Transfer RNA from a Rhodospirillales bacterium, 73 nucleotides, folded computationally.
[in-house]
């Protein structure tokens, strides 16, 4: 130079017949306890990497860029 893969919450990922944006662990607030911790309840947190295109409708489908990984010249 060519291929292939990954991008989604503070983190680690799920979401494939396009139609609800999720879970775990993390924060935070009540409850428990002398107190921590465990354990129960609950809340906050997301321009689904950017821009474009398709479509009534895109996390999902297509182009192009950026990042990061793998393989080969």
């Nucleotide at each position: 130079g060519g291929g292939c893969g990954a991008u989604u919450a503070g983190c680690u990922c799920a979401g494939u017949u396009g139609g609800g944006a999720g879970a775990g662990c993390g924060u935070c607030u009540c409850g428990c306890u002398u107190a921590c911790a465990u354990c129960g309840a609950g809340a906050g947190g997301g321009u689904c990497g950017g821009c474009g295109g398709u479509u009534c409708g895109a996390g999902u489908c297509c182009g192009u860029c950026a990042u990061c990984g793998c393989c080969u010249a």
Its Rfam family is "tRNA". It is annotated as a transfer RNA.